[in-house]
Transfer RNA from Solanum tuberosum, 72 nucleotides, folded computationally. Rfam family: tRNA. By type it is a transfer RNA. The sequence is in RNAcentral, with records from Rfam. Its mean pLDDT, the model's own confidence on a scale to 100, is 84.
RNA sequence: GGGUCCUUAGCUCAGUUGUAGGGUAUUUGACUGCAGAUCAAGAGGUCACCAGUUCGAACCUGAUAGGACUCU
Repeated sequence: GGGUCCUUAGCUCAGUUGUAGGGUAUUUGACUGCAGAUCAAGAGGUCACCAGUUCGAACCUGAUAGGACUCU
């Protein structure tokens, strides 16, 4: 230098154009001698970034940034 792939909640991952979700962590409450476990409720997102396509984009296209693998 060329090619392929990844980037979504604190962490780990779903989500193939129509209101962004699960697990775990965290907060509050119930339960109890206290705690853990369990149960209930809540909070937490500019979907890496910039443009484009579309009535509508996390999703499609292009550029950029970071990362993984691979070829030379």